The prediction has a mean pLDDT of 82.
Predicted 3D model of a 72-nucleotide RNA (transfer RNA) from a Bacteroidia bacterium.
Rfam family: tRNA. Rfam links the family to the GO term triplet codon-amino acid adaptor activity.

RNA sequence: AGCGGAGUAGAUCAAUCGUAAGAUCAUUAGGCUCAUGACCUAAAGAUGAUGGUUCAAUUCCUUCCUCCGUUA
Numbered sequence: 001a002g003c004g005g006a007g008u009a010g011a012u013c014a015a016u017c018g019u020a021a022g023a024u025c026a027u028u029a030g031g032c033u034c035a036u037g038a039c040c041u042a043a044a045g046a047u048g049a050u051g052g053u054u055c056a057a058u059u060c061c062u063u064c065c066u067c068c069g070u071u072a
Base pairs, nucleotide, nucleotide: 001071002070003069004068005067006066007065010025011024012023013022018055027043028042029041030040031039048064049063051061052060
């Protein structure tokens, strides 16, 4: 330098363009307990950046950034 893949919550992963972006663990609060843990309930927390297509974009397209693989 070329090609391919990935980027979503603190972590690991989902999400036919279409309801309010969901799950597990973690965090916080409450319950339970003599107490801790476990267990139960609830809350907070995210789409890499910019622009475009569309009535509607995590999803499609352009450019850029980061990471991984591969070829030379």